[in-house]
RNA sequence: UCGUGCUAGAUGGGGAGCUAGCGGUGCCCUGUACCCGCAAUCCGCUAUAGCGGGGUCGAAUUCCCUCUCGAGGCAUGAUGUGGUUCGGGACUGCCGGAGCAAAGCGGCGUGGAAGAUUGGGUCCUGCGCGGCGGGAACCUGCGAACCCCGCCAGGUCCGAGAGGAAGCAACGGUAAGCAGCCUUUCCCGGGCGACGCAGGGGAGCCUGGUCGGAGCUGGCUGGCUGCGGAAAGCCGGGGCAUACGUGUCGAAAGGGGGUGCACGA
Numbered sequence: 001u002c003g004u005g006c007u008a009g010a011u012g013g014g015g016a017g018c019u020a021g022c023g024g025u026g027c028c029c030u031g032u033a034c035c036c037g038c039a040a041u042c043c044g045c046u047a048u049a050g051c052g053g054g055g056u057c058g059a060a061u062u063c064c065c066u067c068u069c070g071a072g073g074c075a076u077g078a079u080g081u082g083g084u085u086c087g088g089g090a091c092u093g094c095c096g097g098a099g100c101a102a103a104g105c106g107g108c109g110u111g112g113a114a115g116a117u118u119g120g121g122u123c124c125u126g127c128g129c130g131g132c133g134g135g136a137a138c139c140u141g142c143g144a145a146c147c148c149c150g151c152c153a154g155g156u157c158c159g160a161g162a163g164g165a166a167g168c169a170a171c172g173g174u175a176a177g178c179a180g181c182c183u184u185u186c187c188c189g190g191g192c193g194a195c196g197c198a199g200g201g202g203a204g205c206c207u208g209g210u211c212g213g214a215g216c217u218g219g220c221u222g223g224c225u226g227c228g229g230a231a232a233g234c235c236g237g238g239g240c241a242u243a244c245g246u247g248u249c250g251a252a253a254g255g256g257g258g259u260g261c262a263c264g265a
Base pairs, nucleotide, nucleotide: 001265002264003263004262005261006260009057010056011055012030013029014028015027020046021045022044023043024042034054035053036052037051038050063258064257065256066255067254068253072249073248074247075246076245077244079243080242081241082240084238085237086236087235088234091233092232094229095228096227098225099224100223103221104220105219106217107216108215115211116210117209118208119207120206121205122204123200124199125198126197127196128195129193130192132189133188134187135186136185137184139180140179141178142177148173149172150171156165157164158163
């Protein structure tokens, strides 16, 4: 150096989670990589940290160490951005309403504004008129077994008789009362009136006259000042996502280095 047979070892690795810790099952990344059984109400182990069984490769493209790069995961932040939630209402903007002034537009005004003055009305009191309502009278009808009237058949009473008397029913009438009429007259009342007369009052408003001689008004926009509302911006708190920074673990890939025993030639 070559060949043969072995051995260590390899036959995927990693992240979060779980766990006292390690590994596995389940999730995710890498990307292709022997098989069977076990396991989230977990399973198996204990620093040599899956267990049990079977197979293959085997000292190197495959094992071990180290460096570079690095998928991806996790943690974190006086950071940026975007949602979300709770609260606030100082500021900007928005909405509602009030007041002030009168800049612009408008309306009224020389066919006369503001202001002044003088009548009337609106207001109050009294009286009247009318209307409405109620009552009474008037008028009409009904209206009393007897204790109302008239006339009183029959019957009754007195009388010798002539005659006389009381008197029920019927008939006629009337009183209280009931009903109608609603015309006329009278009395009373009022949430009545395009009504009349007299008196009072006079702040405001309406309206007429006179004087006066140029403003008045505040509808719209804008301005200013309070008040109220909502909470978009804004402020404060919580939470989420994402970007970025930092830290940590790190598959795969690439570079460098290392690796045993026996026999034979």
A computed fold for a 265-nucleotide RNA from an Anaerolineae bacterium, annotated as Bacterial large signal recognition particle RNA. The gene name in the source record is ffs. RNAcentral holds the sequence, with entries from ENA. The coordinates come from a structure-prediction model, not an experiment, and the mean pLDDT is 80. Rfam family: Bacterial large signal recognition particle RNA. The family's RNA type in Rfam is non-coding RNA gene. The organism belongs to Anaerolineae, within Bacteria.